[in-house]
RNA sequence: ACGAGCGUAGCUCAAUUGGCAGAGCAGCGGAUUCCAAAUCCGCAGGUUGAAGGUUCAAUCCCUUCCGCUAGUACCA
Numbered sequence: 001a002c003g004a005g006c007g008u009a010g011c012u013c014a015a016u017u018g019g020c021a022g023a024g025c026a027g028c029g030g031a032u033u034c035c036a037a038a039u040c041c042g043c044a045g046g047u048u049g050a051a052g053g054u055u056c057a058a059u060c061c062c063u064u065c066c067g068c069u070a071g072u073a074c075c076a
Base pairs, nucleotide, nucleotide: 001072002071004069005068006067007066010025011024012023013022019056027043028042029041030040031039049065050064051063052062053061
């Protein structure tokens, strides 16, 4: 440099044909316990990488850019 894949909660990942953004773990509060762990109940947590476009409606489709991953090519 080239084409490909990926980017969603603090972490790991879902989201069907474009139609209310979710789960587990972690965090916080409570129950239980002599105390703690474990378990159970509840709560909170989001610019869906950025900008723009299409659409009544975009995590999802289109364009550009950024980052990551592995690959291919080049290094006179």